This is a predicted structure of a 74-nucleotide RNA (transfer RNA) from a Bacteroidota bacterium.
The RNAcentral record of the sequence draws on ENA.
The coordinates come from a structure-prediction model, not an experiment, and the mean pLDDT is 80.
It matches the Rfam family "tRNA". Gene Ontology term of the family: triplet codon-amino acid adaptor activity.
The organism belongs to Bacteroidota, within Bacteria.

[in-house]
RNA sequence: GGCCCCGUAGCUCAACUGGAAAGAGCAGCGGCCUUCUAAGCCGCAGGUUCCCAGUUCGAUUCUGGGCGGGGUCA
Numbered sequence: 001g002g003c004c005c006c007g008u009a010g011c012u013c014a015a016c017u018g019g020a021a022a023g024a025g026c027a028g029c030g031g032c033c034u035u036c037u038a039a040g041c042c043g044c045a046g047g048u049u050c051c052c053a054g055u056u057c058g059a060u061u062c063u064g065g066g067c068g069g070g071g072u073c074a
Base pairs, nucleotide, nucleotide: 001073002072003071004070005069006068007067010026011025012024013023019057028044029043030042031041032040050066051065052064053063054062
């Protein structure tokens, strides 16, 4: 340098053919339980969906460019 894949919460990942308020687990915070902790149970909070543009009534999703990571070929 060519090609392919990926980028969503602090972390690991979902989101079906473009359409309801973008969800789950862990972590965090609060409560219950316990003599206290841990475990368990209940609840709460947490998102510029990497950036910029385009298409569309509507984009996490499609298109183009850029950035970053991984793989492969040279």